This is a predicted structure of a 126-nucleotide RNA (c-di-AMP riboswitch aptamer (ydaO/yuaA leader)) from a Bacillota bacterium. It was read from a public genome assembly, where an Rfam model found it. Its Rfam family is "c-di-AMP riboswitch aptamer (ydaO/yuaA leader)". From the family's description: This family represents a conserved RNA structure found upstream of the ydaO and yuaA genes in Bacillus subtilis and related genes in other bacteria. Taxonomically the source falls in Bacillota (Bacteria, Bacillati).
RNA sequence: AUUAAAUCUAUGCCAAGUCAUCUACCGGGAUGAACGGGGGAACCCAAGGUUCCUGGGGCGAACCAACAGAGAGUACUUUCCACUCUAGCCCGUCAGCUAACCUCGUAGGCGCAGGAAAGGCGAUAU
Repeated sequence: AUUAAAUCUAUGCCAAGUCAUCUACCGGGAUGAACGGGGGAACCCAAGGUUCCUGGGGCGAACCAACAGAGAGUACUUUCCACUCUAGCCCGUCAGCUAACCUCGUAGGCGCAGGAAAGGCGAUAU
């Protein structure tokens, strides 16, 4: 803009979830960089008994509770105020930390997304 939706363009947000090259063909695949997660020594930590029990662990802010605390997001950062959120999923009896090393992911969803102060960055003018 059209508008029932879809689609396109512009501007942004949460999140690690972006970029480049090659190949293929208009579906996709591979490699590399960057960012993020997991496993994995020494040292350190842990190690006993009894009872109970839903074994234990990971990603993520998404815990603890039922008075309420605590954590996370809001466009450069911090503080205050205000608003919003505190889900979902995975491993499969197994993993503390952890150098080397090994390995995995690059999705998905949105405009709740603001106000003030200080600091910074950039542009313009002198």